[in-house]
Context: one part of a larger RNA
RNA sequence: GAUUGAACGCUGGCGGUAUGCUUAAGACAUGCAAGUCGAACGCGAAAGGCACUUCGGUGCUGAUUAGAGUGGCGGACGGGUGAGUAACACGUGGGAACCUACCCAAUAGCGGGGGAUAGCCCGGAGAAAUCCGGAUUAAUACCGCAUGAGCCCUACGGGGGAAAGGCUUCGGCCACUAUUGGAUGGGCCCGCGUUAGAUUAGCUUGAUGGUGAGGUAAAGGCUCACCAUGGCGACGAUCUAUAGCUGGUCUGAGAGGAUGGCCAGCCACAUUGGGACUGAGACACGGCCCAGACUCCUACGGGAGGCAGCAGUCGGGAAUAUUGGACAAUGGGGGGAACCCUGAUCCAGCAAUACCGCGUGUGUGAAGAAGGCCUGCGGGUUGUAAAGCACUUUCAGUGGGGAAGAUAAUGACGUUACCCACAGAAGAAGCACCGGCUAACUCCGUGCCAGCAGCCGCGGUAAUACGGAGGGUGCAAGCGUUAAUC
Numbered sequence: 001g002a003u004u005g006a007a008c009g010c011u012g013g014c015g016g017u018a019u020g021c022u023u024a025a026g027a028c029a030u031g032c033a034a035g036u037c038g039a040a041c042g043c044g045a046a047a048g049g050c051a052c053u054u055c056g057g058u059g060c061u062g063a064u065u066a067g068a069g070u071g072g073c074g075g076a077c078g079g080g081u082g083a084g085u086a087a088c089a090c091g092u093g094g095g096a097a098c099c100u101a102c103c104c105a106a107u108a109g110c111g112g113g114g115g116a117u118a119g120c121c122c123g124g125a126g127a128a129a130u131c132c133g134g135a136u137u138a139a140u141a142c143c144g145c146a147u148g149a150g151c152c153c154u155a156c157g158g159g160g161g162a163a164a165g166g167c168u169u170c171g172g173c174c175a176c177u178a179u180u181g182g183a184u185g186g187g188c189c190c191g192c193g194u195u196a197g198a199u200u201a202g203c204u205u206g207a208u209g210g211u212g213a214g215g216u217a218a219a220g221g222c223u224c225a226c227c228a229u230g231g232c233g234a235c236g237a238u239c240u241a242u243a244g245c246u247g248g249u250c251u252g253a254g255a256g257g258a259u260g261g262c263c264a265g266c267c268a269c270a271u272u273g274g275g276a277c278u279g280a281g282a283c284a285c286g287g288c289c290c291a292g293a294c295u296c297c298u299a300c301g302g303g304a305g306g307c308a309g310c311a312g313u314c315g316g317g318a319a320u321a322u323u324g325g326a327c328a329a330u331g332g333g334g335g336g337a338a339c340c341c342u343g344a345u346c347c348a349g350c351a352a353u354a355c356c357g358c359g360u361g362u363g364u365g366a367a368g369a370a371g372g373c374c375u376g377c378g379g380g381u382u383g384u385a386a387a388g389c390a391c392u393u394u395c396a397g398u399g400g401g402g403a404a405g406a407u408a409a410u411g412a413c414g415u416u417a418c419c420c421a422c423a424g425a426a427g428a429a430g431c432a433c434c435g436g437c438u439a440a441c442u443c444c445g446u447g448c449c450a451g452c453a454g455c456c457g458c459g460g461u462a463a464u465a466c467g468g469a470g471g472g473u474g475c476a477a478g479c480g481u482u483a484a485u486c
Base pairs, nucleotide, nucleotide: 001486002485003484004483006482007481008480009479010478013358014357015356016355017354018353019351020350021316026314027313028312030311031310032309035073036072037071040070041069043067048061049060050059051058052057080269081268082267090193091192092191093190094189095188098186099185103182104181105180106179107178108177109176111145113143114142121134122133123132124131125130151160152159153158165174166173167172195241196240197239202232203231204230207229208228209227210226211225212224213223214222244266245265246264247263248259249258250257251256271292272291273290274289275288294305295304296303297302322348324347325346326345330344331342332341333340334339361391362390363389364388371382372381373380374379395427397422398421399420400419401418405413430475431474432473433472434471435456436455437454441470442469443468444467445466451458452457
């Protein structure tokens, strides 16, 4: 000098665009953050309305309703965090033994049956969470049979193995089954690169390899049985410490050094540890089971919970925001659609946290006013500065108009941007420094005191170095200080 997710002190007018718990991966009240489909299925209220009434109620409607339940798809995306990880985690370049729901293309099908079960109803247990028994019922739920080009297995003889309907304006549309190919996404292997310490020198027994088997979507000690005795290491194994990696970012002429916040890609994690289930996909943040710690409820028998989602609270800290609006746009899930959901997202709020832009007036004005400060007492300086006179109205303010973002409808933003008019210099300047480095000097106070200080160093009675004042210098809605990097 440049830079920062900064903080602190003093000060503070406006706008735009960004950014905002770097610390306790500490604990969390409350609300919301993942639902949707009646065009898969069986049930099915209520208010209100109409009619009848023996005034008890009943029937129709409401009703393709609300509502749970079965079933399907989605909850593996999106969002958060960086604890762990020195590793095929990441980056880059290759590889072969794999899977891929929804989507696209193609081929062949979609025949005929069955038994249950949730819900509802009845009964029971329990404080609750919830659970048990009986009766009854549907399906695109479940199970056989048939067929099977292609598919799978095969000892090449053969064997195995599928389906579901719904809506319709009757044209069709959406689904379903099997197989092949594609697309997309992913799993796996390898070369090279990837922090420090030798005051860590030896490490290793599924360890290294083989045969066989099991297992997986798939190669493989991945696992197991048997056999062999290997494998790694001063080209740093092992151990310890530290750390998510990258595109990038900062600095620098570059080489390099430092760094990885926001944004994007990958990885890992979801109270701690372990486990599997379902599924095309998870060993699953807002799923399940077990164990631990913690919190809460309890009738003491037993239960409930997981903000490293968005807000918000306490705590920690030098320090980091609203318990806001909307699905209008973009995108995602479900649905044939209407539409529903979406703290993703788009917006608004707060903060000079950063960058950029603008303003705080312009011209004129010498009696060089008053006041302040200095003085050699003549004057000098503040200083055209002020006042005065003449103008202008950016921004802010008030009133009116008013888009684009939206292909027909639909605008949270929005009192929007932008335009016009109006009033009035009106509402808008500070901070640090002035001994040298380093731009900027005098007076007073103090008297090695009080204090200053980045380095050199100032202060012990004339201090341009301390404190105040006048003046000056530098930046400016900021200016200084501290911390950190080059």
Predicted 3D model of a 486-nucleotide part of an RNA (small-subunit ribosomal RNA, 5' domain) from Cletocamptus dominicanus. The prediction has a mean pLDDT of 88. It matches the Rfam family "Bacterial small subunit ribosomal RNA". Its family is annotated with ribosome and structural constituent of ribosome in the Gene Ontology.